Predicted 3D model of a 1415-nucleotide RNA (small-subunit ribosomal RNA) from a metagenome. Its mean pLDDT, the model's own confidence on a scale to 100, is 82.
[in-house]
RNA sequence: AGAGUUUGAUCCUGGCUCAGGACGAACGUUGGCGGCGUGUCUAAGGCAUGCAAGUCGAGGGAUCGGCCCACUUUUUACUUCGGUAAUAUCGGGUACGGACCGGCAAACGGGUGAGUAACACACUAGUAAUCUACCUUUGAGUCGAGCAUAGCCCGAAGAAAUUCGGAUUAAUACUCGAUGGUCAUGGGGGGACAUAAGUCAUUCCCAUGUAAAGAUUUAUCGCUCAAAGAGGAGCUUAUGGCUGAUUAGCUUGUUGGUAGGGUAAAAGCCUACCAAGGCCCGGAUCAGUAGCAGGCGUGAGACGUGACCUGCCUCACUGGGACUGAGACACUGCCCAGACUCCUACGGGAGGCUGCAGUCAAGAAUAUUCCGCAAUGGCCGCAAGGCUGACGGAGCGACGCCGCGUGCAGGAAGACGCCCCUCGGGGUGUAAACUGCUUUUAUGAGGGAAGAACUCGUGACGGUACCUCAUGAAUAAGGGGCUGCUAACUUCGUGCCAGCAGCAGCGGUAAUACGAAGGCCCCGAACGUUGUCCGGAUUCAUUGGGCGUAAAGCGUCCGCAGGUGGUUUGACGCAUCUCUGGUUAAAUUUUGUAGCUUAACUACAGAGCUGCCAGAGAGAUGGUCAGACUUGAGGUUGGAAGAGGCAAGCGGAACUAUCGGUGUAGUCGUAAUAAGCGCUGAUAUCGAUAGGAACACCAAAGGCGAAGGCAGCUUGCUAGGACAUACCUGACACUCAUGGACGAAAGCGUGGGUAGCGAAUGGGAUUAGAUACCCCAGUAGUCCACGCCCUAAACGAUGCAUACUAGGUAUUGGGAGUAUCGACCCUCUCAGUGCCGUUGAAAAAAGCUAACGCGUUAAGUAUGCCGCCUGGGGAGUACGAUCGCAAGAUUAAAACUCAAAGGAAUAGACGGGGACCUGCACAAGCGGUGGAUCAUGUGGUUUAAUUCGAUGAUACGCGGCGAACCUUACCAAGGCUUGACAUAUAGCUGCAAUCCCGAAGAAACUCGGGACUCCUUCGAGGGUGCUAUACAGGUGCUGCAUGGUUGCCGUCAGCUCGUGCCGUGAGGUGUACCGUUAAGUCGGGUAACGAGCGCAACCCCUAUGCUGUGUUAAAUGUACACAGCAGACUGCCCCGGUAACGGGGAGGAAGGUGGGGACGACGUCAAAUCAGCAUGGCUCUUACGCCUUGGGCUACACACAUGAUACAAUGGGGAGAACAAUGGGUUGCCAAGUCGCAAGACGGAGCUAAUCCCACAAAUCUCCUCUCAGUUCGGAUUGAAGGCUGCAACUCGCCUUCACGAAGCUGGAAUCGCUAGUAAACGCGCAUCAGCCACGGCGCGUUGAAUACGUUCUCAGGUCUUGUACUCACCGCCCGUCAUGGCACGAAAGCUGGGGGCACCCGAAGGCUCCCCGC
Repeated sequence: AGAGUUUGAUCCUGGCUCAGGACGAACGUUGGCGGCGUGUCUAAGGCAUGCAAGUCGAGGGAUCGGCCCACUUUUUACUUCGGUAAUAUCGGGUACGGACCGGCAAACGGGUGAGUAACACACUAGUAAUCUACCUUUGAGUCGAGCAUAGCCCGAAGAAAUUCGGAUUAAUACUCGAUGGUCAUGGGGGGACAUAAGUCAUUCCCAUGUAAAGAUUUAUCGCUCAAAGAGGAGCUUAUGGCUGAUUAGCUUGUUGGUAGGGUAAAAGCCUACCAAGGCCCGGAUCAGUAGCAGGCGUGAGACGUGACCUGCCUCACUGGGACUGAGACACUGCCCAGACUCCUACGGGAGGCUGCAGUCAAGAAUAUUCCGCAAUGGCCGCAAGGCUGACGGAGCGACGCCGCGUGCAGGAAGACGCCCCUCGGGGUGUAAACUGCUUUUAUGAGGGAAGAACUCGUGACGGUACCUCAUGAAUAAGGGGCUGCUAACUUCGUGCCAGCAGCAGCGGUAAUACGAAGGCCCCGAACGUUGUCCGGAUUCAUUGGGCGUAAAGCGUCCGCAGGUGGUUUGACGCAUCUCUGGUUAAAUUUUGUAGCUUAACUACAGAGCUGCCAGAGAGAUGGUCAGACUUGAGGUUGGAAGAGGCAAGCGGAACUAUCGGUGUAGUCGUAAUAAGCGCUGAUAUCGAUAGGAACACCAAAGGCGAAGGCAGCUUGCUAGGACAUACCUGACACUCAUGGACGAAAGCGUGGGUAGCGAAUGGGAUUAGAUACCCCAGUAGUCCACGCCCUAAACGAUGCAUACUAGGUAUUGGGAGUAUCGACCCUCUCAGUGCCGUUGAAAAAAGCUAACGCGUUAAGUAUGCCGCCUGGGGAGUACGAUCGCAAGAUUAAAACUCAAAGGAAUAGACGGGGACCUGCACAAGCGGUGGAUCAUGUGGUUUAAUUCGAUGAUACGCGGCGAACCUUACCAAGGCUUGACAUAUAGCUGCAAUCCCGAAGAAACUCGGGACUCCUUCGAGGGUGCUAUACAGGUGCUGCAUGGUUGCCGUCAGCUCGUGCCGUGAGGUGUACCGUUAAGUCGGGUAACGAGCGCAACCCCUAUGCUGUGUUAAAUGUACACAGCAGACUGCCCCGGUAACGGGGAGGAAGGUGGGGACGACGUCAAAUCAGCAUGGCUCUUACGCCUUGGGCUACACACAUGAUACAAUGGGGAGAACAAUGGGUUGCCAAGUCGCAAGACGGAGCUAAUCCCACAAAUCUCCUCUCAGUUCGGAUUGAAGGCUGCAACUCGCCUUCACGAAGCUGGAAUCGCUAGUAAACGCGCAUCAGCCACGGCGCGUUGAAUACGUUCUCAGGUCUUGUACUCACCGCCCGUCAUGGCACGAAAGCUGGGGGCACCCGAAGGCUCCCCGC
């Protein structure tokens, strides 16, 4: 000191979250020791038991018990007869225990925070308005007399608590009298100080009133009066410290006075009377919450808080009350009432832990019914001493802080175990073991304090702290975390499951985020979690924020209070500043020193405690008072501008209606219709009349107004502003909470008015629907008067005022100059107003801003004042209140919920946005598909199996360029298990391998017999077989783990980089623009300059020529083949153009990339393929591997895709005739010849190929026939007979001949290909291959067209631009109702509790006054 989180990315705004510190804590896991602290925060809920306030015999009288002394008398036991012991009684004493009278204490000490928002507290003053026991000092005094009463005794009542009657007695108890003044009260005289009463002093005079107590013993302790001190207490006062206005008015003893009462004391403190005051927006009253402070936590401060310790206050079961006393309205006193608990004989009684322990309850949660008065302190006492749960200590709790320990050194290139691994190794790790050492701690033994003050004696703690010795590494480590923030990573398991999570977020089969293990990180007797506070958060901003668009300027103006305020002089010294003094308790904090071994802790000394008061001084600035000034402000005068307002009157155009004329069939309306109107005469047209509303042109970036707003003309009334003059006043000003006024449209009330328009409504269309858009009607309303409403995107989304910081232009008014008769025009200038950054004249700089933008009309620089904001939603909603006739308006929350919501800008993508361009994209054409039959593929269905993959474009004659077996992956059945195949090791085997025969069998395979008998360096080595172990094997899964390969966009012209520049940044520029091109091709231009991948070219084929070579040919060759070269480059000419380039022409075989091919940028589709191959991970292992036979991949109601053949005469059939090219051939192509109708067979020449063969090309041409028909078209289907291949044609091949002769007569919606040697038509060849389901694919040549105006539309693509709430990118995003369940708030007939107020009733104890009785 910051960080994470909104986005594809960016900047900003803004919230949420984290890292730090703290705690009277709690919870989880763990737990060795000690010191010092600390411990019911909740139920001020209830309490058993014990203790917490007594003491004094030196105040008093007596008595019971105890004890002591003396012995009178009685009895008993023993007896040495002397007596001893015990017992009872009498006398005296003692003051030990229990009571009583009396004195002092009990008002302190200890606890609590319920109440209290207050003179309760803090701080500062006052008391001239007061009191004060004990203590200290000083002065004076202590004379005399008397009446009672507890106790005790007797009697009585009662269960008890307790009470009553009688008799008797004492005092330092009580009463009376005397004396006394520095006392009190009343009256009077003078002095000083102060004044409001008054106080003080040497005081003076008079009158009245009031004192005392003894005890014990010789030394003291007491008692009374008076004065003073110290300490304590009461009362008053300025100031300070919570929330709410959804609490705005409160108050009748209230505010004051007089008189009286009352108190220690002022006072409405109380009473009577009189007056009508007192408090309050600077927040009264009411409501909520709360003890206050020193301090404590945090922090830079502001902030939060009030445990422990200290001071003050408050309370003592709840409420009320007084008594006693120096002091109380009294925690362990009294009286009354109430609730609760207990006792009871039912008649009555007793009690108060918010003292210390303890108990129940409550709660997440908080201790021992301990020891001691040794110390410190308190009360009583002369003292000894007694009492003291105050206090001193111990105990319990890791609750906090602090300290110590759980060992130290050596010890392997590094054991075991565990983990990882690329299998090589690495980690844990000097860690352990092991060796040596030490003993803090622990245990045992011995010694052993200070704390004692005070001569002696006296220690709860405590045999404690501490010291010494001994034993022995011995008794002692865990918790959390490891995706980022945030230090620390791997493996396995799991598979959006289980779970984690502070925020972001992890988990859907390769999880560093879940769980475990190993490793690592942090802290350590603790570590984490939860809660709360401060911080970070400048996120309430006083320090220290904002309001054009992010939340935020009131719709506008006027204006009281308040805040702020021009120039100058003087005075004051209130604010302000300086100095001095007092106070601000101690503790705490801080600095230094010191004491416990250290520290925590503690002591001493200093500082500080930001405050208040008093005194002295300063005089600037603010303030106050007095005076002056004119520039702010206002006024006077003058002319001028304007849709400013209100009222009245007038005007024309248009519209509609009515009347009349002319006139006839339509009219109106729309994209197109229909409804509507019209022969009862519309529309059209002419005239007249009536009515209401609005004011064309002028008109504008224009004017006026505070805003809303204001527009025909005239008049009247009226308001404001500007300018000029510099005459008057002399700061009179600015802003403005509350308040007041105005306030579009819609709406409301009453009464008018109503032409047009027109919510609602009706009808017609549109549509899936159409409660809409369009059309026809049409009510309220719109208009007027009066009264309400009071809101708008009431916007410049920009409060008002003042000052400062280049301008340009328009307009209003004025001045001067020139000119003129004068004006206009022109030039210059002054003041004001408005506009200008924008097309079309003119805006830029600085500055500001997150950017956009603002920019003298600021969103710049400053000042003053007001209003408003503090994450999104809930919500401008609920409740309350005010206003309103209502509608509603104003004011204005919370619960709950989310981690965002948002602003500006950037790159893309998208748009039923725009501009430009391209493409067989459309159009123009030619031929097809979609209908038929068949073939092939696919879906579906079926099946034991119909193996698998491909699925919009970019799957479907695709993988498959050949499924009868094989292939084959599928199914059924039969078999094998180191295996059909690879490598290695060990053992056995001198056995090859192989071939033949036989048996069973469908075969694989098994069994039996035989033949054969390997090489060698002779080492049993290689090889073979068998057994065993490692392993093989898988077309099993994952193409969403991958490599490689491929498809599409697309042969589209794009995609990027370096440096520079611009921008806070994402990013932009370059690559935009103007031309041009097939092209980001080239040129121009340019904050860009260059470069790369693409384009083009280089490569191959082809078209022309030349040269060379070649021979298969009978020979030649301009032919063919091969190789090389030439040729085309806009090179030449003309035109256009700056250029690039375009148009035309010449020459040329070819002309503007000649034609074709190969070649495919950055990337997109998690596109396709694990079954072509390779490959990570997972998975199967007598099987998901391997072998074999048979079957299946060829099924068949159906649907789609791609093709073939056709439907015929541009044709079919027959006969004859002609012209190619690419290719292939030795397990091959196969000639001639012969046979067969043919397929084919026989045959065997030739050919390893320019030589031989496949191999006669077909369409075409000539002649003949058919004559428009389901045909001499078409050939499906079926039957029969054959041929060929092959172990084998049943499932399931091809071909031939004969016979049979189906659908089909040009194909709906829709859709495909093609721009020239192309389409269309025709045949030929090849790969695969035994054969072939090939009508497919790949090639080859033959014949050989039509059309393109053009780019509006469809599709696809490119460039620029624009909008965007999209970025998984429009197949996007997203709104509302509804259904089900949940949560929260509001309302609700009512029901219930608490608090407060007002009125009234009953009324205890107690107080006051009066009366009575007793003394």